Context: one part of a larger RNA
RNA sequence: UUGGGCGUAAAGAGCAUGUAGGCGGUCCUUUAAGUCUGGAGUGAAAAUGCGGGGCUCAACCCCGUAUGGCUUUGGAUACUGGGGGACUUGAGUGCAGGAGAGGAAAGGGGAAUUCCCAGUGUAGCGGUGAAAUGCGUAGAUAUUGGGAGGAACACCAGUGGCGAAGGCGCCUUUCUGGACUGUGUCUGACGCUGAGAUGCGAAAGCCAGGGUAGCGAACGGGAUUAGAUACCCCGGUAGUCCUGGCCGUAAACGAUGGGUACUAGGUGUAGGAGGUAUCGACCCCUCCUGUGCCGGAGUUAACGCAAUAAGUACCCCGCCUGGGGAGUACGUCGGCAACGAUGAAACUC
Repeated sequence: UUGGGCGUAAAGAGCAUGUAGGCGGUCCUUUAAGUCUGGAGUGAAAAUGCGGGGCUCAACCCCGUAUGGCUUUGGAUACUGGGGGACUUGAGUGCAGGAGAGGAAAGGGGAAUUCCCAGUGUAGCGGUGAAAUGCGUAGAUAUUGGGAGGAACACCAGUGGCGAAGGCGCCUUUCUGGACUGUGUCUGACGCUGAGAUGCGAAAGCCAGGGUAGCGAACGGGAUUAGAUACCCCGGUAGUCCUGGCCGUAAACGAUGGGUACUAGGUGUAGGAGGUAUCGACCCCUCCUGUGCCGGAGUUAACGCAAUAAGUACCCCGCCUGGGGAGUACGUCGGCAACGAUGAAACUC
C1' cells in the first nucleotide's frame, strides 16, 4: 500500500468558524475531457506468462503467441466533468409569534457567616470516638440593637431550560447572539465537510494592580499511633473574588466527529402550531422541534445500542496497527515560567 477498524479491547482532535481540496438537488440543451468501442503506430532482442517442441528427465535450449502502457485517428453519449438555459424540494431571506440560568455591562436586594460598637448577663465556651491545643473574669459563649465588609444567591428546581464546547441559576434595565413554531414573500443549489489557519476553551498555575467575610494547599500547634511528614481538632499564608494580560490542559465523557436520507411501536416531559368539541377553558386527536425511559427488526465478542443508532447507505475530516521503554529522549515551534505541541530508537517480554 491493499485490507480491517475507532462506546467499554489500540483508536473521534476539548469545541467552533473557515481557506485550499474532496463530494454535491430536478429538467432541457451543447461539448466530448473522463468513460466505452473500432483502426493505425510504438512497445528492440533477451527475460516473464501461456501453448508446443528438442537434449533419456530437469535445469537449459528452440518455435509461436500474449501482456499492461503511450501516441494518433474514426465513432458512441447512459453516467461524471466543462459551457448555456430553466426550476424549487436543499440552503438562505422576509413576515407573524411565543420560550429560555445563552453572552456583556450598569444598578439594586434579602438571608447567613465573620468583625466592630453599645445593652442585658455570668463562668464557662468550643471541639471530639474520647480529649487537648484554642477562646474567656481585661467579661467570652448566649441574647438584643446599631454598624462595616466580602463572597455566594436557600425555597422555586424538574433524567426542566439555554449554549458549539468549556459552561450558565437573586431582581431590574440597556446592548447583543442563536434556536424553535407558523406562513410561503423573495433569491435560485448560493450546499456538506474541512488538511493548514484562526478564534473560544473548567480548575489549577503565572504577571501587574486592587480586594480579602467564609473556606483554605503550604506552614504552626493539639491529638491518634510503634511511627503519623496523614485521616480528626485549633489556627493559618498563597489561593479562591475583581480589572487587564498569559497559560491551553482535564475521566474537556455520551469515554460515541460532522452532514444527509431511510428503517415497527409504547410511554413521560419542555417549547410551539393546527383540528374536533364547546359559551369559553380543560380534556381528546394530529404535526414540528428538543429532552428521557422501555422495546422489535437489525446489529454487537459480549455488555448493550435500538429514529437522540452502536441499524441500513453515501460524502468529508481526524485517529489506530502488540505490552513495556514513553507521551520519554533529541530537534523544532509556542510560553515570563510552570509547562504545552510535535514525537522516536536502542533494549526487553
This is a predicted structure of a 349-nucleotide part of an RNA (small-subunit ribosomal RNA, central domain) from Alloprevotella sp. The full RNA is in RNAcentral, with records from SILVA. The source organism's lineage runs through Bacteria, Bacteroidota, Bacteroidia, Prevotellaceae and Alloprevotella.